[in-house]
RNA sequence: UUUAUCCAGAGUGGCUGAGGGAACAGGCCCGACGACGCCACAGCAACCUGGCCGCUGGUUGAGCAACAGCCGGCAUGCCAAGGUGCUACAUCCUGCCCGAUAACCGGGAGAGAUAAA
Numbered sequence: 001u002u003u004a005u006c007c008a009g010a011g012u013g014g015c016u017g018a019g020g021g022a023a024c025a026g027g028c029c030c031g032a033c034g035a036c037g038c039c040a041c042a043g044c045a046a047c048c049u050g051g052c053c054g055c056u057g058g059u060u061g062a063g064c065a066a067c068a069g070c071c072g073g074c075a076u077g078c079c080a081a082g083g084u085g086c087u088a089c090a091u092c093c094u095g096c097c098c099g100a101u102a103a104c105c106g107g108g109a110g111a112g113a114u115a116a117a
Stems, first nucleotide, its partner, number of pairs: 001117006011041005019030003024095004042087003047083002049080004054074008091111001096108004
C1' cells in the first nucleotide's frame, strides 16, 4: 500500500501504583474495593496453516469409462490449534458528508485495530 473483518466469544493469580478507554476537543465510562501496564497460567476465536468429506482440471498406469498414484484448482461443512490476535461496556459516542425528525435516528466517509499478501 491492497484486500477482508470489526453485531459473537473468552479471566484468574502475582508485581506495580495513578491514571486509563489510540491521538486532539467535547461528552460518557473505568480506577486506591488498585484501574492501565507487565508477568504467569487459563481461556476465546479461527485470518494464515494442517487434516477429512465433496466437486473438478492435468498427467501416468499401452484406447474410453471407472479406479488408483502424482501435481493442482474450487466451494461448503467438520476437526486440530503450529504462526498471529484477542479475553469490561466497546472499534465507547460525537467531530466531515448525505437523508430525516419535535427529538431519538439511519447511511457513508475518514481515522483506528487485526489478519493475509